[in-house]
This is a predicted structure of a 363-nucleotide RNA (Bacterial RNase P class A) from a Thermodesulfobacteriota bacterium. It matches the Rfam family "Bacterial RNase P class A". By type it is a ribozyme. It is recorded under the gene name rnpB. Model confidence (mean pLDDT): 76 of 100.
RNA sequence: AGAGUUCGCCAGACAGUCGCUGCCGCCCUUGGGCGGGAGAGGAAAGUCCGGGCUCCAUAGGGCAGGGUGCCAGGUAACGCCUGGGGGGCGCGAGUCCACGGCCAGUGCAGCAGAGAGUAGACCGCCUAAGCAGUGUCGUUUUCGAAUGAGAUUGCCGGUAAGGGUGAAAGGGUGCGGUAAGAGCGCACCGCGUGGGUGGUAACAUUCCACGGCAUGGUAAACCCCACCUGGAGCAAGACCAAAUAGGGAUCCUACAGGCGUGGCCCGCGCUGGAUCCGGGUAGGUUGCUGGAGGCCUGUGGUGACACAGGUCCUAGAUGAAUGACUGUCCACGACAGAACCCGGCUUACGGCGAACUCUAUCU
Numbered sequence: 001a002g003a004g005u006u007c008g009c010c011a012g013a014c015a016g017u018c019g020c021u022g023c024c025g026c027c028c029u030u031g032g033g034c035g036g037g038a039g040a041g042g043a044a045a046g047u048c049c050g051g052g053c054u055c056c057a058u059a060g061g062g063c064a065g066g067g068u069g070c071c072a073g074g075u076a077a078c079g080c081c082u083g084g085g086g087g088g089c090g091c092g093a094g095u096c097c098a099c100g101g102c103c104a105g106u107g108c109a110g111c112a113g114a115g116a117g118u119a120g121a122c123c124g125c126c127u128a129a130g131c132a133g134u135g136u137c138g139u140u141u142u143c144g145a146a147u148g149a150g151a152u153u154g155c156c157g158g159u160a161a162g163g164g165u166g167a168a169a170g171g172g173u174g175c176g177g178u179a180a181g182a183g184c185g186c187a188c189c190g191c192g193u194g195g196g197u198g199g200u201a202a203c204a205u206u207c208c209a210c211g212g213c214a215u216g217g218u219a220a221a222c223c224c225c226a227c228c229u230g231g232a233g234c235a236a237g238a239c240c241a242a243a244u245a246g247g248g249a250u251c252c253u254a255c256a257g258g259c260g261u262g263g264c265c266c267g268c269g270c271u272g273g274a275u276c277c278g279g280g281u282a283g284g285u286u287g288c289u290g291g292a293g294g295c296c297u298g299u300g301g302u303g304a305c306a307c308a309g310g311u312c313c314u315a316g317a318u319g320a321a322u323g324a325c326u327g328u329c330c331a332c333g334a335c336a337g338a339a340c341c342c343g344g345c346u347u348a349c350g351g352c353g354a355a356c357u358c359u360a361u362c363u
Stems, first nucleotide, its partner, number of pairs: 001359010012329007020039002023036006041335001045346002048344005053233004065229005070084005085099001086097004100224002105222002107218002122163002124159003130155005136149005171189006190213001191211005196205003237286004247277006257271005293312008330333001
């Protein structure tokens, strides 16, 4: 200098003016005025997991359904996080993985290929055994033939070494062996089982013994095993509560009146009157933000995290506020807007810094 990996931080700054939504104080009083102070994010997003909170259901247990799936730890909990094991990728820093079980059962697999799972003979290889043919040489001969040897062709066979097909063809290399071959035998490598050793465990093993090798792939296929799991969600839920709305109880009265609207009359509408009671619509209040909270220091821990001390208060709207303009400056500003709250994951996105890795060059 280039190419990368991991982690952390910021989210234009300052000043002024005018607005908007809460809060506090004062003044006038249903509403406003003045002053003060506060007012989106790292993802507020997707709503994919987990929990708090609320209501409903629920003796206990089970089935169904759904989810999770190496080990240990963290946590309120998790499908999250940390550390470790195994495997894949990378020269490396590192990174990715639903990573239990297909000798419980069932299913599935296009094309190619002889054969795709107690496998298979297409080419090739083999002639040791059997059958048939061709021609050669030898022996015998009654000259018709008989017989022996080796050669060759075909059939029947043998063979999983080699070729070929395929994503995948039932361990690999070598030596022996054989007619040719084959874990058929042996050595080494690999694999499996048991033991020992190390580790909390997953697991590892340059240790020991045994087994010729043993059951192909697929479970985000049905399924089996282990563990977890009641449902709905702040439009949850709680409280107050208008009317010519409507319900119930008691008492009174007997068609005249009464009530509402309105200053009054007419008009129009409703209707037995009075008192009490509960439900409840509109509307309002609450739930609502001080919390598994942030920051700093110390201690324990490899770490996630936990504990102790100190310190800080940091939106709470409900047709739904958080904006606009001006000036100065710079590196000229991406993605994007809370709606009960919190922990995660995922996705979108601009910039800065640190540590580490690899390559090249110079000193």